[in-house]
Context: one part of a larger RNA
RNA sequence: GAUUGAACGCUGGCGGCAGGCCUAACACAUGCAAGUCGAGCGAGAAAUCUCCUUCGGGAGGGCGUCGAGCGGCGGACGGGUGAGUAACGCGUAGGAAUCUACCUAGUAGUGGGGGAUAGCCCAGAGAAAUUUGGAUUAAUACCGCAUACGCCCUAUGGGGGAAAGCAGGGGAUCUUCGGACCUUGCGCUAUUAGAUGAGCCUGCGUGAGAUUAGCUAGUUGGUGGGGUAAAGGCCUACCAAGGCGACGAUCCGUAGCUGGUCUGAGAGGACGAUCAGCCACACUGGGACUGAGACACGGCCCAGACUCCUACGGGAGGCAGCAGUGGGGAAUAUUGGACAAUGGGCGCAAGCCUGAUCCAGCCAUGCCGCGUGUGUGAAGAAGGCCUUCGGGUUGUAAAGCACUUUCAGCGAGGAGGAAGGGGUGUUGCUUAAUACACUCGAUUCUUGACGUUACCCACAGAAGAAGCACCGGCUAACUCCGUGCCAGCAGCCGCGGUAAUACGGAGGGUGCAAGCGUUAAUC
Numbered sequence: 001g002a003u004u005g006a007a008c009g010c011u012g013g014c015g016g017c018a019g020g021c022c023u024a025a026c027a028c029a030u031g032c033a034a035g036u037c038g039a040g041c042g043a044g045a046a047a048u049c050u051c052c053u054u055c056g057g058g059a060g061g062g063c064g065u066c067g068a069g070c071g072g073c074g075g076a077c078g079g080g081u082g083a084g085u086a087a088c089g090c091g092u093a094g095g096a097a098u099c100u101a102c103c104u105a106g107u108a109g110u111g112g113g114g115g116a117u118a119g120c121c122c123a124g125a126g127a128a129a130u131u132u133g134g135a136u137u138a139a140u141a142c143c144g145c146a147u148a149c150g151c152c153c154u155a156u157g158g159g160g161g162a163a164a165g166c167a168g169g170g171g172a173u174c175u176u177c178g179g180a181c182c183u184u185g186c187g188c189u190a191u192u193a194g195a196u197g198a199g200c201c202u203g204c205g206u207g208a209g210a211u212u213a214g215c216u217a218g219u220u221g222g223u224g225g226g227g228u229a230a231a232g233g234c235c236u237a238c239c240a241a242g243g244c245g246a247c248g249a250u251c252c253g254u255a256g257c258u259g260g261u262c263u264g265a266g267a268g269g270a271c272g273a274u275c276a277g278c279c280a281c282a283c284u285g286g287g288a289c290u291g292a293g294a295c296a297c298g299g300c301c302c303a304g305a306c307u308c309c310u311a312c313g314g315g316a317g318g319c320a321g322c323a324g325u326g327g328g329g330a331a332u333a334u335u336g337g338a339c340a341a342u343g344g345g346c347g348c349a350a351g352c353c354u355g356a357u358c359c360a361g362c363c364a365u366g367c368c369g370c371g372u373g374u375g376u377g378a379a380g381a382a383g384g385c386c387u388u389c390g391g392g393u394u395g396u397a398a399a400g401c402a403c404u405u406u407c408a409g410c411g412a413g414g415a416g417g418a419a420g421g422g423g424u425g426u427u428g429c430u431u432a433a434u435a436c437a438c439u440c441g442a443u444u445c446u447u448g449a450c451g452u453u454a455c456c457c458a459c460a461g462a463a464g465a466a467g468c469a470c471c472g473g474c475u476a477a478c479u480c481c482g483u484g485c486c487a488g489c490a491g492c493c494g495c496g497g498u499a500a501u502a503c504g505g506a507g508g509g510u511g512c513a514a515g516c517g518u519u520a521a522u523c
Stems, first nucleotide, its partner, number of pairs: 001523004006519005013370006019363002021328001026326003030323003035073003040070002048061005080281003089206007098198002103194008111145001113143002121134005151160003165186006173180002209251001214244003219241008256278004260271004283304005306317004334360001336359003342356001343354004373403004383394004407464001409459001411457001413455001417450001420446005428438001467512005472493003478507005488495002
């Protein structure tokens, strides 16, 4: 000099853009953060309609709503943190022995049956959490049978294995008047390929200590077996005795890694906040289940510590999600708004959910921009300070005069962020069809949290807006008073013991400026 996720002191007008627990991976009250689908299924309160009524109510229909249940998909993404990890964890370059839901393209199918179970109802147990028994019921839930282009196993003879329906529309034909049947869309099954994502292996690189020199028995390799989606001591039995190490093994302490950031002419050095990629973790330790995918932050089980409820028998919980609280600390924000946009989950869709996200609030934490007036004005006013008492300086500074109105204030107008979605009619496509569905363009209605938006116009009036540090040398900037080795200053040299440009105050000056200085840290 540059820089910072900074803090502290004094001061503080506005805006834009960014950033904001670096410490206790300490403990957490409260609310929210993952649901959705009635076009898979049965049932169905309340309100409403109809009928009956002994006026208590009862029965039935239906837009079938709320809440719950079975079932499907999603809760493995998104969000947080950096404890652990010196490692194929990360970075880079390669590899072969693998899986991949949803999506895309292709091929072939989607036939016919069965038995349960939750919910509801009845009866219990329990303080609660919860739970037991009985009866009854549905499905895109579950299980056989049939079929098998391709698929899997194989000794090449053969053997094995699947499915589910739902919704819209309809001219003939059939009909038990429910539909069959046809068609469209969404599904379902098997398989091939792709895309995406993931698992695995290897070369090289990746901080410190030798005041750590030897380490290793599943250890190193082989064979048989097991296991995995998959290679492999991954596991196991047997056999052999190997494997690593001064090119630093092992041990100890430190640390998430990278793109990058800061500095520097560069080489390098230091760092890894925000943003992006990867990894690891989710009260601590262990374990599996489900699933395409987890050994799963807001799932399950066991053990432990802690907190809470209890009728003492037993139960409940996990903010390193967003806010917020206590604590720690020099120190770090609102228990805000909205799904309008972008994205995600579910759904045919409308839509619902979304503390992701977009916005707003707080903080000079940083960077950038703007303002706090402009011109004129010498009687060089008054006052202050100094003085050689003549004057000098503050100083065109003020006052006065003439203007302007950025920003803030008040009032009116006003984009863009909106793409979509619904209705009507139209063009294509599909079809037996002018239905339905999809689609091109038209028309109309409608969707904005921010928001009193940006921006523009009008109004009033210089009106509301300057401080901080320093002035001995380094280092830009000097005098007076007070003090008297005292009080004090100080980055280094050093000042102060009666004329202190170095302490304290004042006047003046210098430097930066909504900041200025100090401290800490890096180059």
About this RNA:
The part of an RNA shown here (small-subunit ribosomal RNA, 5' domain) has 523 nucleotides and comes from an uncultured prokaryote. Its mean pLDDT, the model's own confidence on a scale to 100, is 86. Rfam family: Bacterial small subunit ribosomal RNA. Gene Ontology terms of the family: ribosome and structural constituent of ribosome.